[in-house]
RNA sequence: GUCCCCUUCGUCUAGAGGCCCAGGACAUCACCCUUUCACGGUGAAGACACGGGUUCGACUCCCGUAGGGGACG
Numbered sequence: 001g002u003c004c005c006c007u008u009c010g011u012c013u014a015g016a017g018g019c020c021c022a023g024g025a026c027a028u029c030a031c032c033c034u035u036u037c038a039c040g041g042u043g044a045a046g047a048c049a050c051g052g053g054u055u056c057g058a059c060u061c062c063c064g065u066a067g068g069g070g071a072c073g
Base pairs, nucleotide, nucleotide: 001072002071003070004069005068006067007066010026011025012024013023018056028044029043030042031041032040049065050064051063052062053061
């Protein structure tokens, strides 16, 4: 330099045009339980890397940018 892949709650992940104002696990917080802690139970908060485009509708498709990884030279 060319090409390919990835980027979603704090962490790991599901989701593949409408069924999802995005689900789960762990962690966090509140309450219950317990003499207390732990364990257990109930609940809450928490994310689509950024900018454009296509579409009636985009986390999902396309382009670009950024970051990460890989192949070739």